[in-house]
RNA sequence: AGAGUUUGAUCCUGGCUCAGAACGAACGCUGGCGGCGUGCUUAACACAUGCAAGUCGUACGAGAAAACCUUCGGGUGAGUACAGUGGCGCACGGGUGAGUAACACGUGAGUAAUCUACCCUUCGAUCCGGGAUAACCGCCCGAAAGGGUGGCUAAUACCGGAUAAGCUUACAGGCCCCGCGGGGCCGGUGGGAAAAGGGGGCCUCUCCUUGGAAGCUCCUGUCGUUGGAUGAGCUCGCGCACCAUUAGCUAGUUGGCGGGGUAACGGCCCACCAAGGCUACGAUGGUUAGCUGGUCUGAGAGGACGAUCAGCCACACUGGAACUGAGACACGGUCCAGACUCCUACGGGAGGCAGCAGUGGGGAAUAUUGCGCAAUGGGCGAAAGCCUGACGCAGCAACGCCGCGUGAGUGAUGAAGGCCCUAUGGGUUGUAAAGCUCUGUCAGUGGGGAAGAACGGGCGCGCGCUAAUAUCGCGCGUUCCUGACGUUACCCGCGAAGGAAGCACCGGCUAACCCUGUGCCAGCAGCCGCGGUAAUACAGGGGGUGCGAGCGUUGUUCGGAAUCACUGGGCGUAAAGCGCGUGUAGGCGGAAAGGCCAGUCUGUUGUGAAAGCCUGCGGCUCAACCGCAGAAGUGCAGUGGAUACUACCUUUCUUGAGUACGUCAGAGGAGAGCGGAAUUCCCGGUGUAGAGGUGAAAUUCGUAGAUAUCGGGAGGAACACCAGUGGCGAAAGCGGCUCUCUGGGGCGAUACUGACGCUGAGACGCGAAAGCGUGGGGAGCAAACAGGAUUAGAUACCCUGGUAGUCCACGCCGUAAACGAUGGGCACUAGGUGUCGGGGGUAUUGACCCCCUCGGCGCCGACGCAAACGCAUUAAGUGCCCCGCCUGGGAACUACGGCCGCAAGGCUAAAACUCAAAGGAAUUGACGGGGGCCCGCACAAGCGGUGGAGCAUGUGGUUUAAUUCGACGCAACGCGCAGAACCUUACCUGGGCUUGCAUUCUCCGGACAGCCUAUGAAAGUAGGUCUCCAGGCUUCGGUCUGGUCGGAGGACAGGUGCUGCAUGGCUGUCGUCAGCUCGUGUCGUGAGAUGUUGGGUUAAGUCCCGCAACGAGCGCAACCCUUGCCUUUAGUUGCCAUCAUUCAGUUGGGCACUCUAAAGGGACCGCCGGUGUUAAACCGGAGGAAGGUGGGGAUGACGUCAAGUCCUCAUGGCCUUUAUGUCCAGGGCUACACACGUGCUACAAUGGACGGUACAAAGAGCCGCGAGAUCGCGAGAGUAAGCUAAUCUCAAAAAGCCGUCCUCAGUUCGGAUUGGAGUCUGCAACUCGACUCCAUGAAGUUGGAAUCGCUAGUAAUCGCGGAUCAGCACGCCGCGGUGAAUACGUUCCCGGGCCUUGUACACACCGCCCGUCACACCACGAAAGCCGAUUGCAGAAGAAGCCGGUGCGCCAACCUUCGGGAGGCAGCCGUCCACUCUGUGGUUGGUAAUUGGGGUGAAGUCGUAACAAGGUAGCCGUAGGGGAACCUGCGGCUG
Repeated sequence: AGAGUUUGAUCCUGGCUCAGAACGAACGCUGGCGGCGUGCUUAACACAUGCAAGUCGUACGAGAAAACCUUCGGGUGAGUACAGUGGCGCACGGGUGAGUAACACGUGAGUAAUCUACCCUUCGAUCCGGGAUAACCGCCCGAAAGGGUGGCUAAUACCGGAUAAGCUUACAGGCCCCGCGGGGCCGGUGGGAAAAGGGGGCCUCUCCUUGGAAGCUCCUGUCGUUGGAUGAGCUCGCGCACCAUUAGCUAGUUGGCGGGGUAACGGCCCACCAAGGCUACGAUGGUUAGCUGGUCUGAGAGGACGAUCAGCCACACUGGAACUGAGACACGGUCCAGACUCCUACGGGAGGCAGCAGUGGGGAAUAUUGCGCAAUGGGCGAAAGCCUGACGCAGCAACGCCGCGUGAGUGAUGAAGGCCCUAUGGGUUGUAAAGCUCUGUCAGUGGGGAAGAACGGGCGCGCGCUAAUAUCGCGCGUUCCUGACGUUACCCGCGAAGGAAGCACCGGCUAACCCUGUGCCAGCAGCCGCGGUAAUACAGGGGGUGCGAGCGUUGUUCGGAAUCACUGGGCGUAAAGCGCGUGUAGGCGGAAAGGCCAGUCUGUUGUGAAAGCCUGCGGCUCAACCGCAGAAGUGCAGUGGAUACUACCUUUCUUGAGUACGUCAGAGGAGAGCGGAAUUCCCGGUGUAGAGGUGAAAUUCGUAGAUAUCGGGAGGAACACCAGUGGCGAAAGCGGCUCUCUGGGGCGAUACUGACGCUGAGACGCGAAAGCGUGGGGAGCAAACAGGAUUAGAUACCCUGGUAGUCCACGCCGUAAACGAUGGGCACUAGGUGUCGGGGGUAUUGACCCCCUCGGCGCCGACGCAAACGCAUUAAGUGCCCCGCCUGGGAACUACGGCCGCAAGGCUAAAACUCAAAGGAAUUGACGGGGGCCCGCACAAGCGGUGGAGCAUGUGGUUUAAUUCGACGCAACGCGCAGAACCUUACCUGGGCUUGCAUUCUCCGGACAGCCUAUGAAAGUAGGUCUCCAGGCUUCGGUCUGGUCGGAGGACAGGUGCUGCAUGGCUGUCGUCAGCUCGUGUCGUGAGAUGUUGGGUUAAGUCCCGCAACGAGCGCAACCCUUGCCUUUAGUUGCCAUCAUUCAGUUGGGCACUCUAAAGGGACCGCCGGUGUUAAACCGGAGGAAGGUGGGGAUGACGUCAAGUCCUCAUGGCCUUUAUGUCCAGGGCUACACACGUGCUACAAUGGACGGUACAAAGAGCCGCGAGAUCGCGAGAGUAAGCUAAUCUCAAAAAGCCGUCCUCAGUUCGGAUUGGAGUCUGCAACUCGACUCCAUGAAGUUGGAAUCGCUAGUAAUCGCGGAUCAGCACGCCGCGGUGAAUACGUUCCCGGGCCUUGUACACACCGCCCGUCACACCACGAAAGCCGAUUGCAGAAGAAGCCGGUGCGCCAACCUUCGGGAGGCAGCCGUCCACUCUGUGGUUGGUAAUUGGGGUGAAGUCGUAACAAGGUAGCCGUAGGGGAACCUGCGGCUG
C1' cells in the first nucleotide's frame, strides 16, 4: 500500500467481498510448564446454608453456670461469660446498571444563599441541683415471634437552674470593601443559648494522719467559640444519542407581593395579583442509553465502545413514607401497601445475596459453599486487643498477554516401509530415521533456602510535662513474640532423550500440487464460483504452505470505504438542479477614514485527579508485569498585549443597485370590436349514376337525385402566404386586423439617491395537456362506443360513423421527456462568423456598403475541463457567495402516517425481503421487415426438368429373432457401399472353442502335414495310420542346445464395445468469396484505430491517385496440367500428296500432310484512336489461330460450424476376458399400410417400327479381351486365330441421312406386372442375380402448391468406355457426336463483399425480452375483531407517615398560692398521598377468518409490448378502454 467481481474486450460510475488489528468472548480439534492479568455481556430471575459491622468495663448498674478443689462452711472458676443502660460506628468499605436524555455526567466558574461528626487550631469554661428507667425480681398473655403489668436501681442516659470571653438576635452609629443585591470590622443597649465525667500518679501547701481526703499533677472526655482541613448541599456558562412519518407545548404554568419551609437560594409550598413562559439555533412527544477518565481502531481527522482499574451518579424484592442522626429518606434500620417464599397450635408471625462463596433457572457462555487477618486499609477502644468474604493469598478455566520446553551435533547402503507418484529409468518422504557423540531447560526425586516483619510487649538510657527521680509522652539501645501464601521464590545433587505437537489451508484473491474415488450425485463456498467420467475447488491419500500450545470457525467493532468526503466526493448523459417566479428568516456582501477590541493572534496565571498512552531510568534471570521521574493532555477560565482581516459604532464616497429624461423593437399580458379563406349544414338551380374509401376492399352515402357544379343563408373554430436555429415573456407559453388598459426589456446622454445589494429554508403566487364542478356553445376533429376490414386471434394499426372533450365564463386540479435532462448572482479567461434591436464614425442629396460599440439569438473553434461523448465569453473553464438535491439495483414516483383535493389524485416518504450487480460513454463484431455502392444462373429473359405415373435406388416410419452401424437444412437421403445369393457382415437364431491371431517365459511330449473311419448342417469332436530336422558330446543305450509342432500353465492377446463433446489425421461448408493479418511509426487513458478508409478502376485488398503512415506476410494473379495456332526434332504399330501395287496403306516407297510426343514460339492493353487526372484503366480498331484471365482443370488465406468420421487408420480414458473375443451353419441387411429425396422409362408423329447407309473420342484386356467361320429366333454355346496391345480384341457408335408403314387412338405410344420356356456366372440363384424368347400389356394423354439445373461447344439430345466385379449398373467416373434459346436490366427473392447508421444482441435475431394466468415458498400491507404494554383526562378510594387542628382521656422532672399552671403524649379530625378501582381517549406491540400487491423459483400457459424504422418510432403526463403485455385520444420530448 491494495486486490477480486458488471463487459467479447475497454474506460468510468457504483455496490458487494477479501487481506489487517482488536475482544470480559463462545464453539470445534488439540493440549507440556511457569509468570502476570481476567472470568454471568443473558433473568435488576428466584434463592437453601454459612459468613460479610461491630466495639468500648478507662461511661453505668447488675452479674452467672459447667468444671475442679474442699476442713462441706466454702474456695477457685470470676467480677470472667451472656444480656442490659449509655457512647461511637452502622450514611464508610463491598455490589449492581434497573431507572435516568437530566445541571445525571464532563469541564470551567459561583455560593455576598450554605452545612460539616470524628481531626488540627484559637480563646474560654467544665458550677449547683432534680426526677426517672432498662437490666434484675414477681405475676400474667402467646404455639411462636413477642408483649403486658407491679416493684428496685446507676450513669458521660434525661431534666431544671446558674454563669457567657466569645456566639447569636433586635435597634441606632462609625470605618472599610463591593459584583450595588450586599458583605466584613469596631464599639453601645436590650434579649437568647452551655457542659460530664472517667483513669493514672504524688503528698509541696490545709485536714485527718500506716495512708488517705481536699489539693496538686498527667492523660482522656464534655461545653461554648475562632480559624483550618476534609466532605457535602445548591446555582450558572459550555459540551453531551436517534426520530419532524413527533410542530406546537404549558395552569404552579411565567413573573410579582406577602408568608411558610430548609443548613441554604428558589413556586420548593401557600394566599393574593398580573398574563405570562418555551419553541425550526427543534419546544412537546416517542425510542434508546448510567456519564467520565479512558478502551479498540485509524496516518490523522474521525468512528465504535464505556468489562476489569479510577472519579461521579442512581438503585438495594416492587411502590410509598418518614424517623434517628453531623450526615440517610438509609443494601445486611423502621412503618405501610403489593407480589412471592417460608413457619404456624390457623389465632398469627418471619424474610429480602444487584456483599463473599454457593444453588436452581435462563443462556453459546463465565470459577471455590477454600485459607488468613501475616501485610495494606477501615470501625471501636487509653491500650492490649476485638471485628473486617474490604483486602492478602490459594483453588478452577489456554479466557488473554508474556516467557520456556518438547532436544543438539554428526550421520547416504540417499536403508526399509508408504492404499505416494512415475515417461517403470526412477523420483519423493529425506539427514528425516537407525547408528555414533553430546547437553540437561521444564517435569520427577532428595536436600538446602531468602524477602515480604514493621509494629507491639519487657528491660535500660536520654529528653519533655511537673513540686517530683511518680505517672504519662517521645527518642535510642537491647531482648521477646507475630507469615495465610508455603512442600514459596531461588540454589544444589540424582537419574534420564528419557514424559511433552497440533491445527488450518494448498482454483484466483493468497504462501502451498499430485494421485485415487465420485459423476450437477455426494458435497464445497468469504467474493468470483467449483461438481453433468480425465475435478490442483467435493472426499480420501501422499506431498507441500502457514502458524504453533495452540490452530481454526462464528459473532462484534474500527480499518481498507475519498462508500456521508471538516481534513476529503459529487449533480448535461452514470444516483442527483425544486416546472417557474416574488420574497421572510438566515447566510454572504463595494470604496475611504476614524473609533472599539467581540471574533482572531500572542505572552502569562489557574485548572485539566490518579491510573492509562508516550519518553527516560530502575525492579522481578528476560519479557509480560511493576516502580520512580518527566512529557503530553490539541480543553476551559482569568489576566496583560497586538489590531492587518471580520464583526460592531460614527463619518464620508460612487463604481454595485435604483430613480428621472429622450428614443426604439417586439405573436409580452387583459378586455372589446371587426375581417376574409376553408370545412360542415340548410335552401334553391344545373345535372345523372355513381360517390366515398383502401394495399385491396367493405361498412357508409346516393334514382326519395348523392358526388360534381353555381347562387343564397346559418354557425362554430382556427387565422394560409408573410414565417426566419426571427421576436417577446420568469417559466408555462404567445401568431388575422383595430382600439382601450397594462408589465418587462434594449440603447443614448445628463442629473439625482448613496450599498438601498446577491441568494433565499419555510411561505405566497403563476403554472401545457388531460381531468373535475356550474352554466353556455358545438362547425371541424375525436378517447369511449358501433360497424367494416386485416388476422390464427385483432378488445389494435387501416376504413365508415360517433359521444364526452376540444371552444367561452367562473371555480378547482398542480402534474409532464414542465429539457439546454445544465439553479441563481458577480468577476476573470484567444478568436472567427451569421442574425435581431439600438447608438456612433467615415462617406453620402439620401439609402446601402464599410468600420467601432452596447444588448440578445445561433454556428465553428484556442487554452482549460471531462470517463468518454462533448462544453468552450450564452462554459460543462478559473474563482467567490447563497439555495436545492444524490449516496448500489429491485421492492418503490410503493405501504403506513400526515397535509392538500369534490373526485381523479398530488406532496412528503420507509421497511421486511431479494440480487452481484444495476448503470454511463466509447470499441470491435454480429444483426436490422436501416441506408449507399458492388458481385453471383441470385432474380429477370430463355431452354429443359422435378413435384402427377410405373419402375430403380437411398431415407424415414413400421415390422421383425435380426431387419448391423454411421450420415439429418443448405453442407444426410443412387451418401460411407468403385457393386449384401455364401463370403463380405459388423446383426439374429442355433452349434462349438477358451493363451485363443501375435510376442515371450516355464514344464511335458514328438514332428507337423497328409490319409482312413465314425458322427455332424458345418465348424468340430472321437479314434486309427504314418512321422521329426540341424549341431555338439557319446560308453552308441542316450543326453544337451537350437529350430519346429502339439499339450499344460503364466505374462498377455482380441473387441466394427463406449466416448468424434478427450484426440491425431483426413474431409465437408461458407467459398475460388476477396479477404485475413503483422512490424515500426502515429492517434487514443484504454478496448482499439490508422495502414485496409477516400476518389477512380478491376474478376480480384487488381492497379493508379490521394492520405500519418511506411513497409511486409498469408490469400488474388502468375508459375503447373490440358485444350486451341505455328515451328523444330522424331517416323512405328501411325499417316499417304506424289510413283508403283492391292479387295484393302495390302505391299514397295515416302515422312509432305494427319496423327503421335518431346522441346520451343505465340498474347503483353504490345500498336492506333477516343475517354479518363498527363494515372490506373475502360471503349473502339488493326493485326492475329487466339484479345483483354482465350476455354477447362489442379490449386481452397485467417477462420466458422464442439460440422463429419473412435466402423479406413492411429490414439488417451473407460468397459469386456469360457465373452462385448473367436469358429461354423442357416437367416437377416432384399421385410411393406405408408411418407420423402435422387434417378430411369414414358405419356408419343420434331414420334414409333422396319430396311439400308455414314461419321467418333476416350478407354480396357493373359485367372483377360476374344476375331472368324459353325449352331441357336435369342440370351448364348462349342471351337478357335490374334493380342501383354498407336499392331489383336472388346467395337456396333447412336442420334443423323435415305426409303417404307403407322395418322392421333390408351394407339404399331408406353412398357410395368404376370404366366411359360430358357441362357450365363457361381459350391449354391428358394428367401435374393442378370440376361433371352413367347405370351400378357398396368399406370400414364405433359403433371397442384411448390421447386431444380443451365450463359456456349454450354443447356438439351445421342450413343461409347471404365472402375468395382465370378455374376449383377437406370448409380458413379470419364469420352466424344448433334447442337440451341436468352440476358432489357438489378426494383424484388437468396447468398456474398465494402462503407455507413441504429442496437437493451456478444451462446451474437434460431438473439434479447414484457405482462397476465397456473403452481410452490418467503417477507410485508389491509382487515370484523381478540389479547397485551404504556400514557392523558375526569372521577372514586385512601394505608403508613410528616404537617396542621383538636386534645373533655393520660403524664416523673419546671413553676405553684398545691387548687392548678406551663409543657408533653395517646386518641380523634383534616390537607397531601402509594397501591387499587371506574369511565373515556391517545400511542405502541402481538395475533386473526379473509384479502392485496411484492419477491424468488428447474420447468408450465397465452400472446409479442420493448431493443433494428423491432415491423404502428419510442418515451413522459393525463383520461378512457382492454385476458395480458398494451391500445387509443390530447399536449409535450428526441434519449

Notes: The prediction has a mean pLDDT of 86. The RNA shown here (small-subunit ribosomal RNA) has 1535 nucleotides and comes from a bioreactor metagenome. RNAcentral holds the sequence, with entries from SILVA. Its Rfam family is "Bacterial small subunit ribosomal RNA". Its family is annotated with ribosome and structural constituent of ribosome in the Gene Ontology.